[in-house]
């Protein structure tokens, strides 16, 4: 890079270097010398990994429980209060990412509604970012 799957209407910034660009990309629209991109220190947000817990579900696993059997050894069945997996609910923030103008800042296709620019709803493409595989 590429794939799969889950989320993007909530939330959260300050000072220091720096010195004109930035919001992915395209069109609008913004946002910047009252200081932009970038680095760095400190702070938050939030809960995707991740840790613990209750409830429920499994054509998952099992025996040190039990039940049959009984003769050492082999060996049958049942399947939880045990283990696993998944769901849903509250919940914690060491630690691994992420994030801290605007709903991904609106919009890009393609239905719907509508006489019609428009507007709105749904759905997709794009992009982001988390896991997991490659």
């Nucleotide at each position: 890079c590429u794939c799969u799957u889950a989320u993007c209407c909530a939330g959260a910034g300050a000072g220091g270097c720096g010195g004109a660009g930035g919001g992915a990309c395209c069109g609008g629209c913004c946002c910047g010398a009252u200081g932009a991109a970038g680095c760095c220190u400190c702070g938050g947000c939030a809960a995707c990994c991740u840790c613990a817990a209750a409830a429920g579900c499994c054509u998952g696993c099992c025996a040190c429980a039990g039940c049959a059997a009984g003769a050492a050894c082999c060996g049958g069945c049942u399947a939880g209060u045990g283990c696993g997996g998944c769901u849903u609910u509250a919940g914690a923030a060491c630690g691994g990412u992420g994030c801290c103008a605007a709903u991904u800042c609106c919009g890009g296709c393609a239905g719907a509604c509508g006489g019609a620019u428009g507007u709105u709803c749904u759905g997709g493409u794009a992009g982001a970012u988390g896991a997991g595989a490659g």
Molecule: SAM riboswitch aptamer (S box leader)
Organism: Anaerolineales bacterium